[in-house]
Molecule: SAM riboswitch aptamer (S box leader)
Organism: Pontibacter arcticus
RNA sequence: UUCUUAUCAAGAAAGACUGAGGGACAGGGCCCUGUGAUGUCUUAGCAACCAUGGUAACGCUUGGUGCUAACUCCCUCCCGGUAACCAUGCCCGGGAAAGAUAAGAC
Numbered sequence: 001u002u003c004u005u006a007u008c009a010a011g012a013a014a015g016a017c018u019g020a021g022g023g024a025c026a027g028g029g030c031c032c033u034g035u036g037a038u039g040u041c042u043u044a045g046c047a048a049c050c051a052u053g054g055u056a057a058c059g060c061u062u063g064g065u066g067c068u069a070a071c072u073c074c075c076u077c078c079c080g081g082u083a084a085c086c087a088u089g090c091c092c093g094g095g096a097a098a099g100a101u102a103a104g105a106c
Stems, first nucleotide, its partner, number of pairs: 002105007013043005021032003026076004044068003049064003053060001072098001077095005
């Protein structure tokens, strides 16, 4: 890097340094941001995928990851519903794709 499987509505922030952007990519929307974005580090926390020990059972121990604005921030492709009639918009629901994380395989 690629493939397979599982999960993605819950949860959890302070400090130091940095200094203007950020929310994965593209377009659109919306939002965060000098009351400090982003990145790095420290500490703390959340969670429970894997290993480990323990239990009648339970995140309960230790370790490996992960995570700590907004549903994976929302929409995009397909299907269905809704609307007195039409309807590609609004709204609601389902699926796909893409993405993230873990475990495994090559």